[in-house]
RNA sequence: CAGGCUGGCCGGGCGGUCGCGGUUCUGCAACGCAGAACCGAGGAAAGUCCGCACUCCAUAGAGCACGGCGCCGGGUAACGCCCGGGACGGGGAAACCUGCCGGAGCAGGGCCACAGAAACAGGUCGCCGUGAGUAGAGAAUAGAGAUUAGAGAGUAGUCUUUGACUAUUCUCGACUCUCGAAUCUCUACUCUCGGUCAGAGUGAAAAGGCGGUGUAAGAGACCACCGGCGUCCGCAGCAAUGCGGGCGGCCAGGCAACCCCCGCCGGGAGCAAGGCCAAGCAGAGACAAAGUCGCCUUCGGGCGGCGGGAGGCUGCUCGUCUCCCUGGAGUCUCGGGUAGGCCGCUAGAGCGGCGCGGUAACGCGCCGCCUAGAGAGAUGAUCGCCCAGGCAGAGCGUUGGGAUGAAGCUGGUGUUGAGCCGCAAGGCGAAGCAUCCUGUGUAAACCGACUCCCCUCUGCUGGACAGAAUGCGGCUUAUAGGCUAGCCUGAGGA
Numbered sequence: 001c002a003g004g005c006u007g008g009c010c011g012g013g014c015g016g017u018c019g020c021g022g023u024u025c026u027g028c029a030a031c032g033c034a035g036a037a038c039c040g041a042g043g044a045a046a047g048u049c050c051g052c053a054c055u056c057c058a059u060a061g062a063g064c065a066c067g068g069c070g071c072c073g074g075g076u077a078a079c080g081c082c083c084g085g086g087a088c089g090g091g092g093a094a095a096c097c098u099g100c101c102g103g104a105g106c107a108g109g110g111c112c113a114c115a116g117a118a119a120c121a122g123g124u125c126g127c128c129g130u131g132a133g134u135a136g137a138g139a140a141u142a143g144a145g146a147u148u149a150g151a152g153a154g155u156a157g158u159c160u161u162u163g164a165c166u167a168u169u170c171u172c173g174a175c176u177c178u179c180g181a182a183u184c185u186c187u188a189c190u191c192u193c194g195g196u197c198a199g200a201g202u203g204a205a206a207a208g209g210c211g212g213u214g215u216a217a218g219a220g221a222c223c224a225c226c227g228g229c230g231u232c233c234g235c236a237g238c239a240a241u242g243c244g245g246g247c248g249g250c251c252a253g254g255c256a257a258c259c260c261c262c263g264c265c266g267g268g269a270g271c272a273a274g275g276c277c278a279a280g281c282a283g284a285g286a287c288a289a290a291g292u293c294g295c296c297u298u299c300g301g302g303c304g305g306c307g308g309g310a311g312g313c314u315g316c317u318c319g320u321c322u323c324c325c326u327g328g329a330g331u332c333u334c335g336g337g338u339a340g341g342c343c344g345c346u347a348g349a350g351c352g353g354c355g356c357g358g359u360a361a362c363g364c365g366c367c368g369c370c371u372a373g374a375g376a377g378a379u380g381a382u383c384g385c386c387c388a389g390g391c392a393g394a395g396c397g398u399u400g401g402g403a404u405g406a407a408g409c410u411g412g413u414g415u416u417g418a419g420c421c422g423c424a425a426g427g428c429g430a431a432g433c434a435u436c437c438u439g440u441g442u443a444a445a446c447c448g449a450c451u452c453c454c455c456u457c458u459g460c461u462g463g464a465c466a467g468a469a470u471g472c473g474g475c476u477u478a479u480a481g482g483c484u485a486g487c488c489u490g491a492g493g494a
Base pairs, nucleotide, nucleotide: 001490002489003488004487005486006485007484008483009482010481012386013385014384015383016382017381018380020040021039022038023037024036025035026034027033028032042465046476047475049474050473051472052471053470054270055269056268057267061318062317063316064315066266067265068264069263070262071085072084073083074082075081086101088099089098090097091096102261103260108259109258110255111254112253124199126196127195128194129193131191132190133189134188135187136186137185138184139183143179144178145177146176150172151171152170153169154168155167156166157165158164159163208226209225211223212222213221227251228250229248230247231246232245233244234243235242236241274343275342276341277340283334284333285332286331287330291306292305293304294303295302296301307325308324309323310322311321312320313319350369351368352367353366354365355364356363357362387463389461390460391459392458393457394456395455397450398449399448400447401446408440409439411437412435413434414433415432416431419428420427421426
C1' cells in the first nucleotide's frame, strides 16, 4: 500500500424568518389568548417472535391437557436471550463464519422412498459341500471270450503192455491279451438343498482395517496390532469433557425440528388492560331449581346445616368462592341510551463519565444529567452558509520532447587600468569592458501525454433503511455512506 474478517460510533451542521406539540414562568379584559425560556422520534421506532414490569379476573391451590426449553459453567428482574467453555460436523489459505446438542441397550411404536441382488436384514455372482443325473478318464475285480504252461477224464492207434507217445474230444485252468459291470477315485456340466468371502456398481447409509490361524469353502469363528464403543482406575478441570492405562470380540445402523419417554419451566387475558367524573335512556318476552331439618322470634321474619339451581377461577376435572331457592339468582331473544372529559401517560431493572472486580457477559462504588407524551394523532416549510459522498474540469504532480542550449550569474582568459611595492629593472593589481572557454544545464521557458493516489480551486449534483402510541430486556429483518480499533493474507521498503 492492496484485499479480506470482526467489533464500536456517527448517520448532516450552523444561523435567520414563518408555522406546530408539551412543560414552566409572566401579563391580561382570565381557563382562553399573548410573550419568553426549555424540550420534542429510532438503531432499528419495523416484525409482533420471546421474556418481564404494570392492570384486572373477589382468592389463584392441585392435577390433566396444551406449550416451551434440553451438553457444561456463569450473567440477568426474567427469557427460547447474552458470555465463556466442551463434543460431533460444514465452508475458507487464514483471520473468521456457520449447523447442531437429554434418551434409539435398559419403556414402547413407526419410517428408511427411488436405485440396488439386498436396507433389521438379506441374497445376485462366484466358491465349497450333501443328494440325484449325464459324460469322460483312471484303478479295480466278479464275469465273459481267446489262448497257453499245466492237470484230469474218455476214445482210437502204436509200442517196449501195471505205463509212455501220437491224434482227437471234453472238463478245469494260474499267467497273458481283449471286453468289462458293481465298486472306488478324479474331472467337467446340470438340477435340488445347505453353508458362505470379496466386489465394479446402486445409494445418505451395505457385516471396521491390516497381517495371520483355521475351514469342505469362508468369515472376529479365533489370534496379534490399529480404530470405534462400553466399563474400571489414575491425572487435569467446578463441570461438560480430555489424556493415559487395564479389561471386554461388544463391532448391524440412521431418523426423536416422527409419535413418544425423562428432566425443568409456564394460571389467564391484555393499555381497545383498567379506573374516575359527567350526561342520557326503556325496557319487554321466554326458559328457569325442591325442598327439608334445627335455633331464635316482636310471629312480619331472621340465622345456620343438608339438599337443589346458577355463575366465576378465559380448555377440562377436583377443589374453592359468590349468588339464588318461586316476591326467583341466572341464561337466551328482541329493543333503547352512551362513544364526552380526566387519569393510566412516562424518573426508569434509566442515561453518561471515572474507578475497582471479572477472560467476558456483567456487577459494585462515586460523581453528574432529566432527554416527546400525541389523541386522527405534533417537530414542517423556506432562505443563506458550511460539510461527508459522487461526477466533470483545471492546477499541483508524473512522464516524453525541448539548442542557434536564451538572459543572468560564479569561475577562467584577454584587455583598459585607479592604486601599491621596489634604488631600478620589474612585479602585484581593485573596479570596468569583452569573450561561440567552463559551470549552472534538459536545468528553464515552451509543447504534448496521463490522472492512479495525496493536496488546492471551480462548477454541477447531493444525504440510506425509515415515524413513537403503556414501558423495558432481547431476537429477527432492512440499511447509501463515513470515522475508528483490532486481526488475517499478499507485495514492497526500512
The prediction has a mean pLDDT of 75. Predicted 3D model of a 494-nucleotide RNA (Bacterial RNase P class A) from Chloroflexus sp. Rfam family: Bacterial RNase P class A. From the family's description: Ribonuclease P (RNase P) is a ubiquitous endoribonuclease, found in archaea, bacteria and eukarya as well as chloroplasts and mitochondria.